[in-house]
RNA sequence: AGAUGGAGUAGAGGUCGCGGGUGAACAAGAGUACGGAGCGCCAGACCGCCGAGUUGAAGACCGCUCCCGAAAGGGUUCCCCGCCGAAACUGUGAGCGGAACGGCAUCCCUCACGGUUGGGCUGAAUGGGAAGACCAUUCAGACUGUCGCCAAGCCGACGCUUGGUGGAGCGCUACUCUCUUG
Numbered sequence: 001a002g003a004u005g006g007a008g009u010a011g012a013g014g015u016c017g018c019g020g021g022u023g024a025a026c027a028a029g030a031g032u033a034c035g036g037a038g039c040g041c042c043a044g045a046c047c048g049c050c051g052a053g054u055u056g057a058a059g060a061c062c063g064c065u066c067c068c069g070a071a072a073g074g075g076u077u078c079c080c081c082g083c084c085g086a087a088a089c090u091g092u093g094a095g096c097g098g099a100a101c102g103g104c105a106u107c108c109c110u111c112a113c114g115g116u117u118g119g120g121c122u123g124a125a126u127g128g129g130a131a132g133a134c135c136a137u138u139c140a141g142a143c144u145g146u147c148g149c150c151a152a153g154c155c156g157a158c159g160c161u162u163g164g165u166g167g168a169g170c171g172c173u174a175c176u177c178u179c180u181u182g
Stems, first nucleotide, its partner, number of pairs: 002181002005178007014084001017083005023078004035067006044055003048104004087117009097108003118144002121141008146167009
């Protein structure tokens, strides 16, 4: 001084990068649910099931009309915060922690161990959702960033640009330390 392996630190992709918020405003939810009145009906109704409990011939439930009339989850914009496997999805196990009167099932939350996805966008299918909003998964498409390979051009060289093609973040770039080798 260089090549390779290992470790650490710091960064980049985007002008819809990712996620969070007892933040603020707005739209929608919705003239819906709940409640009340009238009429009708006639025996059950109350979450998925069972049990328990409550309620119902003083007419519940349900249907129609009228009056009153929300909220949550989700969404948009702004602001704030944390970041670049940011984060998301999925499988298994644990907590019995939460919802619920008890049990099962289901849902939510936390942790551990794995698996998939570079990123956003568009379209289709499926599922969720009140929803032509939005979210999730899969597939396809072009775009974009990165590295490898090929070709052409430029440059004294290092290298740069353009085009094509392929891979994946367990990646890429920069720096530091270290192993081996010369």
Lysine riboswitch aptamer from an uncultured Armatimonadetes bacterium, 182 nucleotides, folded computationally.
Model confidence (mean pLDDT): 79 of 100.
It matches the Rfam family "Lysine riboswitch aptamer". About the family: Riboswitches are metabolite binding domains within certain messenger RNAs that serve as precision sensors for their corresponding targets. Rfam 15.1 lists 3,224 matches to the family in 1,923 species.
It was read from a public genome assembly, where an Rfam model found it.